[in-house]
Context: one part of a larger RNA
RNA sequence: GGCACACGGUGGAUGCCUUGGCACCAGGAGCCGAUGAAGGACGUGGGAGGCUGCGAUAAGCCUGGGGGAGCUGUCAACCGAGCUGAGAUCCCAGGAUGUCCGAAUGGGGAAACCCAGCACUCGUGAUGGAGUGUUACCCGCACCUGAAUGUAUAGGGUGUGUGGAGGGAACGCGGGGAAGUGAAACAUCUCAGUACCCGUAGGAAGAGAAAACAACCGUGAUUCCCUGAGUAGUGGUGAGCGAAAGGGGAAGAGGCUAAACCGGCCGCGUGGUAAAGCCGGCAGGCGUUGCGUGGCCGGGGUUGUGGGACCGUUCGGCCGGAGCUGCCGGUCCGGCGGGGAUCGCGUCGUGAGGUCAGCCGAAUGCGUUGGAACACGCAGGCGGAGCGGGUGAUACCCCCUUAGGCGAAGGCCGCACGCCGACCCUGGAACGUCAUCCCGAGUAGCAGCGAGCCCGAGGAAUUUGCUGUGAAUCCGCCAGGACCACCUGGUAAGCCUAAAUACUCCCUGGUGACCGAUAGCGGAAGAGUACCGUGAGGGAAAGGUGAAAAGUACCCCGGGAGGGGAGUGAAAGAGUACCUGAAACCGUGUGCCUACAAGCCGUCAGAGCCUUCGGGUGAUGGCGUGCCUAUUGCAAAAUGAGCCUGCGAGUUAGUGCUGCGUGGCAAGGUUAACCCGUGUGGGGAAGCCGUAGCGAAAGCGAGUCUGAAGAGGGCGUACGGAGUCGCGCGGCCUAGACCCGAAACCGAGUGAUCUACCCAUGGCCAGGGUGAAGCGCCGGUAAGACGGCGUGGAGGCCCGAACCCACUUAGGUUGAAAACUGAGGGGAUGAGCUGUGGGUAGGGGUGAAAGGCCAAUCAAACUCGGUGAUAGCUGGUUCUCCCCGAAAUGCAUUUACGUGCAGCGUCGUAUGAUUCACGGUGGGGGUAGAGCUACUGGAUGGCUGAGGGGCCUUAACGGGUUACCGAGGUCAACUAAACUCCGAAUACCAUCGUGACCAGUGCGGCAGUGAGUCGGCGGGGGAGAAGCUUCGCUGACAAAAGGGAAACAGCCCAGAUCACCGGCUAAGGCCCCCAAGUGUGUGCUGAGUGGGAAAGGAUGUGGGACGGCACAGACAACCAGGAGGUUGGCCUAGAAGCAGCCAUCCUUGAAAGAGUGCGUAAUAGCUCACUGGUCAAGUGGUCCUGCGCCGAUAAUGUAGCGGGGCUAAGCACAUCGCCGAAGCCGUGGCACUGCGUCGAUGGCGCAGUGGGUAGGGGAGCAUCGAUCAUCCGCUGAAGUCGCGGCGUGAGCCAGUGAUGGAGGGUGGUCGAGAGAGAAUGCAGGCAUGAGUAGUGAAAGCAGAGUGAGAAUCUCUGCCGCCGGAUGACCAAGGUUUCCUGGGCCAGGCUGUUCCGCCCAGGGUUAGUCGGGACCUAAGGCGAGGCCGACAGGCGUAGUCGAUGGAUAACGGGUUAAUAUUCCCGUACCCGCGUGUGCGCGUUUGCAGCGAAGGGGCGACGCAGAAGGGUAGCCCAACCCGGGCGUUGGUUGACCCGGGGUAAAGGUGUAGGGCGGUACGCAGGGAAAGCCGCGUACCGGGUGCCUGAGACCUGAUGCCGAGCCAUAGAGGCGAAGUGGGUGAUCCCGCGCUGCCGAGAAAAACCUCUAGUGAGCGCACGGGCGGCCCGUACCCCAAACCAACACAGGUGGUCAGGUAGAGAAUACCGAGGCGAGC
Repeated sequence: GGCACACGGUGGAUGCCUUGGCACCAGGAGCCGAUGAAGGACGUGGGAGGCUGCGAUAAGCCUGGGGGAGCUGUCAACCGAGCUGAGAUCCCAGGAUGUCCGAAUGGGGAAACCCAGCACUCGUGAUGGAGUGUUACCCGCACCUGAAUGUAUAGGGUGUGUGGAGGGAACGCGGGGAAGUGAAACAUCUCAGUACCCGUAGGAAGAGAAAACAACCGUGAUUCCCUGAGUAGUGGUGAGCGAAAGGGGAAGAGGCUAAACCGGCCGCGUGGUAAAGCCGGCAGGCGUUGCGUGGCCGGGGUUGUGGGACCGUUCGGCCGGAGCUGCCGGUCCGGCGGGGAUCGCGUCGUGAGGUCAGCCGAAUGCGUUGGAACACGCAGGCGGAGCGGGUGAUACCCCCUUAGGCGAAGGCCGCACGCCGACCCUGGAACGUCAUCCCGAGUAGCAGCGAGCCCGAGGAAUUUGCUGUGAAUCCGCCAGGACCACCUGGUAAGCCUAAAUACUCCCUGGUGACCGAUAGCGGAAGAGUACCGUGAGGGAAAGGUGAAAAGUACCCCGGGAGGGGAGUGAAAGAGUACCUGAAACCGUGUGCCUACAAGCCGUCAGAGCCUUCGGGUGAUGGCGUGCCUAUUGCAAAAUGAGCCUGCGAGUUAGUGCUGCGUGGCAAGGUUAACCCGUGUGGGGAAGCCGUAGCGAAAGCGAGUCUGAAGAGGGCGUACGGAGUCGCGCGGCCUAGACCCGAAACCGAGUGAUCUACCCAUGGCCAGGGUGAAGCGCCGGUAAGACGGCGUGGAGGCCCGAACCCACUUAGGUUGAAAACUGAGGGGAUGAGCUGUGGGUAGGGGUGAAAGGCCAAUCAAACUCGGUGAUAGCUGGUUCUCCCCGAAAUGCAUUUACGUGCAGCGUCGUAUGAUUCACGGUGGGGGUAGAGCUACUGGAUGGCUGAGGGGCCUUAACGGGUUACCGAGGUCAACUAAACUCCGAAUACCAUCGUGACCAGUGCGGCAGUGAGUCGGCGGGGGAGAAGCUUCGCUGACAAAAGGGAAACAGCCCAGAUCACCGGCUAAGGCCCCCAAGUGUGUGCUGAGUGGGAAAGGAUGUGGGACGGCACAGACAACCAGGAGGUUGGCCUAGAAGCAGCCAUCCUUGAAAGAGUGCGUAAUAGCUCACUGGUCAAGUGGUCCUGCGCCGAUAAUGUAGCGGGGCUAAGCACAUCGCCGAAGCCGUGGCACUGCGUCGAUGGCGCAGUGGGUAGGGGAGCAUCGAUCAUCCGCUGAAGUCGCGGCGUGAGCCAGUGAUGGAGGGUGGUCGAGAGAGAAUGCAGGCAUGAGUAGUGAAAGCAGAGUGAGAAUCUCUGCCGCCGGAUGACCAAGGUUUCCUGGGCCAGGCUGUUCCGCCCAGGGUUAGUCGGGACCUAAGGCGAGGCCGACAGGCGUAGUCGAUGGAUAACGGGUUAAUAUUCCCGUACCCGCGUGUGCGCGUUUGCAGCGAAGGGGCGACGCAGAAGGGUAGCCCAACCCGGGCGUUGGUUGACCCGGGGUAAAGGUGUAGGGCGGUACGCAGGGAAAGCCGCGUACCGGGUGCCUGAGACCUGAUGCCGAGCCAUAGAGGCGAAGUGGGUGAUCCCGCGCUGCCGAGAAAAACCUCUAGUGAGCGCACGGGCGGCCCGUACCCCAAACCAACACAGGUGGUCAGGUAGAGAAUACCGAGGCGAGC
């Protein structure tokens, strides 16, 4: 270290539980708000906080009702203090109070804050202060007032209103209105009038009472449901979209006006003094209007078989009144009477009911077990109650409830009836004349362009918007799908109208084959919380002790944490990290094994050891390359997974289509909405499918269409015919449709705290250098120009800090840092840098421009929504067994990794030999091959050769010649995928026979496949390359295991149902590894060939064949010859056989080349060919063939037999045995199919079949729940951990042990959120890396102290660091971090006694500081107003808004923590009284105050230089205090230290600036004595204004070195002088220069308008002076950066020495030593 067992830890699965959710049903309610909502902030309790309640009357107050004993809500106790039978707490109803914000409304504003006016009240002597009420805007109404402008109007004001404003889940109506997507692209179209934005209403909304439908019949408002119907239609006639009438139901309800006409009033026009007039008639009378027209009011009138008016006639209740009078008629008004989908705040009555608190409510005991009885046993009871919950386990009879009853002082709700009141109506009907008038106008219609309807411009009606044009009035007009005619229906251009319908934020009750803590709402819990983000917005985790806290007294160890005893309890292995307590992971103990061994970790065999005899372990040997996915093909070095646990993917609906199964009924089947009913159920026939077809249709019909047809043909009919409605399952369609996954598109919003640019207002830039213009002087010139010297101080000038930037290099790169650090670098008076406030916003901004930047995001930000976009793409997709089993092809495709049809699979059904194999017989064919005087082509040579060319000849005809070309012929040899005189093998067709299975085929349901790969054979392409590519035939793999080929998908053998320690074989093997022959015979090979390879090479070797030479002597060796012409000729310097060229003869001889090679300068020389001799038998060559040899060089190590090794154990031939597989056989079992048989739901037997991916079919297991039946359980359910057993498997148990402590099973049926190993899945836990990297710039050391404990805390000493900061003070930001006491679990990169941590307590004091009660800038908001579909945008008056203007306090002391704030001292500002003094005035308007008006001032740039000062600093021999030496000197011009003081008041210096008076005036939007302008006079700086500093006072004060003293607090207190230096500060933006020409308003001064009968000024004393901030950090451990982070962050102060300096170095005050 491995395995096993035992025991633990960690962790929080599982089981059980549920306070919380989810879905729905019924009823209720359907708004709240200026009487201040919704929603909040802050408070409120005796005691801190969260939640709840409440509001300064604050867990509550009052009244009424209920209730009846305890109570002071909850987390959540404890202490304290109280209340309660005089009825508390609690519940219900009504009322009171109700801070501040919020529509927010007095004004403002950064919501919960600030500041006001008025009236009244309180307080003060008065001011200041306090309380209550009131004060926004818009609209309506009434009144008042009132411009230009006379009346009037606009405008303004006052009053008034249950007016509006804002909020609210869904539903409604309206105004705007996308895109992803679908169409396999896309534009019309679709998504969709959806999402979203906006307006607005109601409890519902909208619609609604026919200018409607219909069809020659009829219906009779609207809405909703079913149907019609996926029909008619529409539609790139694509995708899709999609009616209506009619029928059945729910509900049911109809009304009012405009006009004609009449009357009244008013206006206008007209006529004009007399009539038409005064209701009609008659009579009388009256005395002015009439007519036309417009408006308002009243009457009248409301319809389509047209209606009304007008006119006439007739009918029609009563009473009273009116008209100029009387009578009659008539009209009008009022009342009675009558009527009314009207209203009632009439605080009406009555009645019944509901609702908002409640009340009554039956019946059990004993025993046993147990901690407990609700269990079990026995014996009872109740039930109009056996729903449910609780109680120490499971309760009808214990408790609360439940059935059934009862109940309201009152509130609310609706209902019925009655009364009362208000309001409205009160008329009409009939007939006649159809004469006259009326019947909804910028309308209908028409035209253009749109929209909406099923209808996309179409023949396009109907509806509707804009623009243009523009009628008619019933003899009219509209519609009936262009249009016209006829016919029919209706009566537009005005309005109202319940119910049936939609929805649920909310209340009450109930239900669930809904969830049960990774589920169910995001949320079971102080959750829209923590946390993240500037913001819009995003958004968690986290339940369980026990019956009861009985939550462990006491003892021991320990600083504590924690533990051990003891005790409680049924149990503590239930101890608040708490039920059960799985797994990963981490341990301890024991047994076996393990350190020369090799591995997908198993499996088969198996010795040994241990053993409780169940078992555990296991040396050694054989065999053996994980899983998933995707692929032709993966162990693959192709994908995915660290491990474990939980979660995680084919569902649901449209009762859509289709098939199968099953059930009902059947020529029929069936209802839908809806109605009745508590319900099972009963009704409901509208409709649908079927019962007849044919045709394009009209149509006809057992036929029909075509056709001239009685023809023919097509489709039907026959033979009889099966459907339909449920349920289940398969598949399809529409929906997200199996799950996860984009980049994107669109809508509405949120962002300029980062950054870009811009606007406004402030700030900053040490020091040094250079020396422009101008000016002065000198020179120069006719004058200039020009030159020199000086002065001067310009500049996107120079050097260089702060500051800004980011060029180089190094480091860093899981950083110190999501951009930094070190060292250098660039700019640094400018187009500079920077603070604060503000502006510009997403197809938009901004951009000295990079596609840069717009919050760590940019070729289109971020957030939410459309949204589950889409994804022909990738990944993933969960239990078992049984049967069958593919494809990677054809055609088509904006198609090629997709899809459709066909092919191939499966299941069903029908058919019934139609199928296949082999054999026989009969066929056709034109491939392989072959052939070509057999065709068509190609193609080589010979002979012949017409014809042609050249040359010669020729007058011509012609002839001759030719090594030229050459048809044809002939001979010989060839050739072809697109040649064939021929021509197979196979294949194919037909038929017969045999055999095989149950094949084949038709129809129907469901698929998958449409990437293939390799081998053999036949071809094409390529190069007769490829593990290449593409076809055909075939096989294997794919989807196939087994044996062989060492290993090796595709090769060889062979197709695995299971078991067997049986047998036979195949390929291939038989020496060992390794099963079987060291088999036999004959040869070959000698190369380890075998056991890699070519051209080519070789006297390797075996076999065969052929023709040479050879006893007349061959081949080899040895001896000898190898000569002469001649040095052949040429060439050459030379060339003699032998550089080269040409020729290559002759002679002698046995033989000898005008020479085979070596050699020389050339010769020479040595050789060879050739010849003779010696020797004595074979010798040389060519061709074919078997086996070998060379050719043969690579990377870790032999490494090209699998190894050993082999001379066979190699090769060839022959032969005998054997081995060898999951093949075959044997024996037994299972399943399926078929058959046979039997006493037949079954048994028995026989035969065959049973590899399998995609895929089809079948049968089961398991989980959760429901229901019926039946059981188990505290004597111990589920779950968990084991053991044993059963089943072919998923799994199960008829058993058992431990744990556990309350539920669980079995059988039948039903229903699903129903099975996990993979999705770079999700969540949690735990590993690994690893005790590894790291511990974030930097100096510590020692002693003492504290403490359980000290490198780190405290103190002391020494040392070190910063010192233009690492010091001190502000602003922003933070928000208690500040101080004190205590603590050490967490935080602190270690430790910690310490802390910016935790706990408790404490701390911030202002008239003068900052802000408000003052002002305005950019900019914001914005009454009215303008613009805009809405939303909203702009903007006047105004009102906000500091980064600016205005504005009164200084010094010292004091606290643990505050101080310009408290205290001391000394000042100042504003206001109100008051005293004294002075002054003016009381109606000719003084003094004073004094505008929202006038004027002035306020009021402004940049640069430069010089001067005068001061702060500060330095020195001091002078002054003061102290010291006098541990070691020799030191009383000295010795040493050390010190040598201050504000505001304010007074004086008014250096410096700077400035004319005065009078008169006039038409300017300053009115006025002016002010300003301005003009004129005149006077006058020169005397003067006036400004102004640092200094001096005096302040100050007989305070401070002050030092001394005394203390635990601490305290006390005393000297000198306080002279000189030097000297600012970036003050005089002062004052002066000078320059060009880029440099805020506003208030305050203040002044002027009038106005106000003003009392008031002012000076001085003294008195009184008053509000709100907010104030702690602490602030270049940082407290801010911004996730951190106690090497980063970033605006302003102020600025000591000493050296130095130009704020550089740099060292030091001071002061602060640090950096958290291993």
This is a predicted structure of a 1716-nucleotide part of an RNA (large-subunit ribosomal RNA, half A) from Haloechinothrix aidingensis. The organism belongs to Haloechinothrix, within Bacteria. The prediction has a mean pLDDT of 83. Its Rfam family is "Bacterial large subunit ribosomal RNA". Rfam links the family to the GO terms ribosome and structural constituent of ribosome. The sequence was found in a public genome assembly.